[in-house]
Molecule: transfer RNA
Organism: uncultured delta proteobacterium
RNA sequence: GGGCGGAUGGCUCAGUUGGGAGAGCGUUGGCCUUACAAGCCGAAGGUCGCAGGUUCAAGUCCUGUUCCGCCCA
Numbered sequence: 001g002g003g004c005g006g007a008u009g010g011c012u013c014a015g016u017u018g019g020g021a022g023a024g025c026g027u028u029g030g031c032c033u034u035a036c037a038a039g040c041c042g043a044a045g046g047u048c049g050c051a052g053g054u055u056c057a058a059g060u061c062c063u064g065u066u067c068c069g070c071c072c073a
Base pairs, nucleotide, nucleotide: 001072002071003070004069005068006067007066010025011024012023013022019056027043028042029041030040031039049065050064051063052062053061
């Protein structure tokens, strides 16, 4: 330098035809317990890497770009 894959809550990751942004763990309030853990019921937490474009509408499609991983040279 070229090719491929990845980037979405604090962490690990889903997201199916382009229309509701989600799960587990963690955090936190309550219940339960003599107490703790476990369990149960809630809650908070997101510029969907960044910048443009297409569209009535974009995490999803197109272009550019940054970072990470792998392969080739």